[in-house]
RNA sequence: GGGCCGUUGGAGCAACUGGCAGCUCACCCGGCUCUCGACCGGGAGGUUCACGGGUUCGAACCCCGUACGGCCCA
Numbered sequence: 001g002g003g004c005c006g007u008u009g010g011a012g013c014a015a016c017u018g019g020c021a022g023c024u025c026a027c028c029c030g031g032c033u034c035u036c037g038a039c040c041g042g043g044a045g046g047u048u049c050a051c052g053g054g055u056u057c058g059a060a061c062c063c064c065g066u067a068c069g070g071c072c073c074a
Stems, first nucleotide, its partner, number of pairs: 001073007010025004019057001027043005050066005
């Protein structure tokens, strides 16, 4: 230098054919327990889905560029 994949709450990951962004863990509150843990119930957390632009009535998703990470080729 070229190719492919990835980037979504604190962490790990989903999101079909473009139309409401969800799950688990962690966290907070309550129940249970002598207490803790486990278990059960509830809650908060994404304001811009890495960033910029474009297409579209409408973009996490499509197109172009950029940044960062991984793998491969040279």
Transfer RNA from Micromonospora coxensis, 74 nucleotides, folded computationally. It matches the Rfam family "tRNA". Rfam's curators write: Transfer RNA (tRNA) molecules are approximately 80 nucleotides in length. By type it is a transfer RNA. The organism belongs to Micromonospora, within Bacteria. The sequence is in RNAcentral, with records from ENA.